[in-house]
Context: one part of a larger RNA
């Protein structure tokens, strides 16, 4: 490379939007690039490949016949593909009516604990551990009462719960705002899907700038602990840093370790948010349906575990990534950062 493949063996890009690029629903009509057919010229000779012949075979030769899977010209067909028209409504989309939700961003307000500050009450220990100590405390600590200050989180509701493309979102209110589901079938009529490159979002550390600093809390001190303990686990401190704007960074066991859309393949049985219908005349229930979300399971898949209509089965279209382990996700060169560092990515060696 071909091919096999990608949950755990080596492989799914963190995640969306999308440009080119690939593929793309029913029906009519036409053209004929693509396709297929006839026919004709070409494809020099050798040599090749397959069918004969000729040196006693062979190898070798010679001569025959035939391929030389092409490529051009023409003449046709017209089922798929294209490519041009003209229709259609199931795929998409809009529209109207109902619904749910911790989606987002922004302001405002609330009660709870921790921690300070003033007072009051009290008085000798507190606090902390396996047990200690450092620590704090008669300058009145701890504990308790009130009356403020400040910061950060949102207790129960709370759930295989819901919403979001992912990261991720959790008092409460109101503003604006994004996506979803369901009924109707009123419009538009393929307008779809994927998506290299590209652009945007992207936990937690981290960086800059400026604020904030209640809690916890790397680094650090300081005390146990130990054979040893500045490096560790516990314990007293505590600076970054946690928060906040505005700005970079771009990485995660960025996980469902499982890439998008579309179609088809038994079933049972919970739950969420709608629809209908039965019942009840406000509810309970129970039926059918449609989105999600779990769980058991048949075919079927898997090397097993397992998966199993939220598929890892069966089938199609696209991207994206794998190719023995170490070297190494390192050097190097480039590209991007302030910087940390991120991106792209070997090679000798060796087993």
């Nucleotide at each position: 490379u071909u091919g096999g493949g990608u949950u755990u063996a080596a492989a799914g890009g963190g995640u969306g939007c999308g440009c080119a690029g690939g593929c793309g629903g029913a029906g009519g009509u036409g053209c004929a690039a693509g396709u297929c057919a006839g026919c004709g010229g070409u494809c020099a000779a050798a040599u090749u490949g397959c069918g004969g012949g000729g040196c006693u075979c062979a190898a070798c030769c010679c001569c025959c016949g035939u391929a030389c899977u092409g490529c051009c010209g023409u003449u046709g067909a017209a089922a798929c593909u294209g490519c041009a028209u003209c229709c259609c409504u199931u795929g998409a989309g809009u529209g109207c009516g109902c619904g749910a939700a911790a989606a987002a961003u922004a302001u405002g307000c609330g009660g709870a604990a921790u921690g300070c500050u003033u007072g009051g009450u009290g008085u000798a220990a507190c606090g902390g551990u396996g047990a200690a100590a450092u620590g704090c405390a008669u300058a009145a600590a701890u504990a308790u009462c009130a009356c403020g200050c400040g910061a950060a989180a949102c207790u129960c509701c709370g759930a295989u719960u819901g919403c979001g493309a992912a990261g991720g979102c959790a008092g409460c209110a109101u503003a604006c705002c994004g996506g979803c589901g369901c009924g109707c079938a009123a419009c538009u009529g393929a307008c779809g899907u994927u998506c290299a490159u590209g652009c945007a979002c992207g936990a937690a550390a981290g960086c800059g700038u400026g604020g904030g600093u209640a809690u916890c809390g790397a680094a650090c001190a300081g005390g146990a602990u130990u054979a040893g303990a500045u490096u560790a686990c516990c314990c007293u401190g505590g600076u970054a840093g946690u928060c906040c704007a505005c700005g970079c960074a771009g990485u995660a066991a960025a996980c469902g370790a499982u890439g998008a859309a579309c179609a088809c393949u038994a079933a049972c049985u919970g739950u969420u948010c709608g629809g209908c219908c039965a019942g009840a005349a406000u509810g309970a229930u129970g039926g059918c349906u449609g989105a999600g979300u779990g769980g058991u399971a048949c075919a079927g898949c898997g090397a097993a575990a397992g998966c199993g209509u939220u598929a890892a089965g069966u089938g199609u279209u696209c991207c994206a990534c794998c190719u023995g382990g170490g070297g190494a996700g390192u050097a190097c060169g480039c590209c991007g950062g302030c910087a940390a560092c991120g991106g792209u990515g070997a090679a000798a060696c060796u087993c």
Small-subunit ribosomal RNA, central domain from an uncultured bacterium, 351 nucleotides, folded computationally. The coordinates come from a structure-prediction model, not an experiment, and the mean pLDDT is 84. It matches the Rfam family "Bacterial small subunit ribosomal RNA". RNAcentral holds the full RNA, with entries from ENA and SILVA.